A computed fold for a 73-nucleotide RNA from a Bacillota bacterium, annotated as transfer RNA. Its Rfam family is "tRNA". Rfam classes the family as a transfer RNA.

RNA sequence: GGACGCAUAACUCAGUUGGUAGAGUACUUGCUCGACACGCAAGAAGUCAUAGGUUCGAGUCCUAUUGCGUCCA
Numbered sequence: 001g002g003a004c005g006c007a008u009a010a011c012u013c014a015g016u017u018g019g020u021a022g023a024g025u026a027c028u029u030g031c032u033c034g035a036c037a038c039g040c041a042a043g044a045a046g047u048c049a050u051a052g053g054u055u056c057g058a059g060u061c062c063u064a065u066u067g068c069g070u071c072c073a
Stems, first nucleotide, its partner, number of pairs: 001072007010025004019056001027043005049065005
């Protein structure tokens, strides 16, 4: 220098043909227990990397940029 992949909750990851953003772990509160852990119930937590474009509507499609990774030279 060239090609490709990834970026979604604190962490690990789903998200189908473009139509209300989810799970597990962790966290908070309550119940249980002499207490803790475990267990049970409820809850909070998101600029879907950034900026544009297409569309009635974008996490999803298109372009550029940023970061990380793999391969080729």